[in-house]
RNA sequence: GCGGCAACAUCCCCGCGGAUUGGGUGACGGCUCGGCAGGAAUGGGUCGGCACAGUGAAUCCGCUGCACGC
Numbered sequence: 001g002c003g004g005c006a007a008c009a010u011c012c013c014c015g016c017g018g019a020u021u022g023g024g025u026g027a028c029g030g031c032u033c034g035g036c037a038g039g040a041a042u043g044g045g046u047c048g049g050c051a052c053a054g055u056g057a058a059u060c061c062g063c064u065g066c067a068c069g070c
Stems, first nucleotide, its partner, number of pairs: 001070003004066003012056001013054001015063007022055001024052003028048006
């Protein structure tokens, strides 16, 4: 240098930072359904952008390291 890997971790998994897609949670808004004699409260579904996070999902970029190979 190239390839491989994450050993190091208060069970295991998990090196650090960033990005994309998807997921989760929260409040908000739209639509819709249920509900009601009617109106409302309340609830369900769905969509939207926003916020949060060890997002135990995938991929990409840069960096650090070595229980390894050449």
Record summary:
NadA riboswitch from an Acidobacteriaceae bacterium, 70 nucleotides, folded computationally. The organism belongs to Acidobacteriaceae, within Bacteria. The coordinates come from a structure-prediction model, not an experiment, and the mean pLDDT is 77. The model forms 100% of the base pairs in the Rfam consensus. Its Rfam family is "nadA riboswitch". The literature on the family includes a 2020 paper in RNA by Huang et al., "Structure and ligand binding of the ADP-binding domain of the NAD(+) riboswitch".